[in-house]
Molecule: SAM riboswitch aptamer (S box leader)
Organism: soil metagenome
RNA sequence: CUUAUCAAGAAAGGCCGAGGGACGAGCCCGAUGAAGCCUUGACAACCCUCCCGGCGUACGGGAGAAGGUGCCAAUUCUUGCAAAAGAAGAAAUUCUUUUGAGAGAUAAG
Numbered sequence: 001c002u003u004a005u006c007a008a009g010a011a012a013g014g015c016c017g018a019g020g021g022a023c024g025a026g027c028c029c030g031a032u033g034a035a036g037c038c039u040u041g042a043c044a045a046c047c048c049u050c051c052c053g054g055c056g057u058a059c060g061g062g063a064g065a066a067g068g069u070g071c072c073a074a075u076u077c078u079u080g081c082a083a084a085a086g087a088a089g090a091a092a093u094u095c096u097u098u099u100g101a102g103a104g105a106u107a108a109g
Stems, first nucleotide, its partner, number of pairs: 001109006011040005019029003023080004041072001043070001046068002048064006076103001081100008
């Protein structure tokens, strides 16, 4: 950089000791122990293995979990930009919902 996914799922113990949830804002988590490291376990099924469809590459469906990753508070915790609809207000403007984008995370290349 490209493609795919992101409303589901899944924690105990040990060491250590104050931060953490990417960033801003908000709102949360945290001495009943944050982050980090180690051990064990779980979840999931991207890569992977097998089966079916398909002439077949692609692709679709199903099963599995040994291996490579990932992951185990809250929807990616919510929101940042744009559009549409609705509500409040004299207006400026604000709020709500939906959709799309952006940003981010993970996998494969």